[in-house]
C1' cells in the first nucleotide's frame, strides 16, 4: 500500500410507525493533528403486464403489532 476474509455498527428493500429477522450496499472529501463526533456526496433502492393503447396488486424482503385508506356485515 493493495486485494481477500471476519467482527462491529451504520443504511437501503414500489405509501406511514415500532419489535424480531433475512438479503443488499458501506466507500468518498471537509470540519481537523485526532479514534469518537458533525456536515456533504457516492453506494445498495426507486412495482408488474402490454408492440401500442390501455391495466393491475400492496401500507411487511417476510412475521407481529399500531395508524390511515379501502370493501362487506351488524348494533
Nucleotide at each position: 500500500u493493495u486485494g481477500u476474509g471476519g467482527c462491529a455498527a451504520g443504511g437501503c428493500a414500489a405509501u406511514g410507525g415500532a419489535g424480531u429477522u433475512u438479503g443488499c450496499c458501506u466507500c468518498c472529501c471537509c470540519g481537523u493533528g485526532a479514534u469518537c463526533c458533525g456536515g456533504g456526496g457516492a453506494a445498495a433502492c426507486c412495482g408488474c403486464c402490454u408492440u401500442g393503447u390501455g391495466g393491475c396488486u400492496g401500507a411487511u424482503g417476510a412475521c407481529u403489532c399500531c395508524u390511515a385508506c379501502c370493501g362487506a356485515g351488524c348494533a
The RNA shown here (Fluoride riboswitch aptamer (crcB RNA motif)) has 75 nucleotides and comes from a Verrucomicrobiia bacterium. Its Rfam family is "Fluoride riboswitch aptamer (crcB RNA motif)". Gene Ontology terms of the family: positive regulation of gene expression and response to fluoride.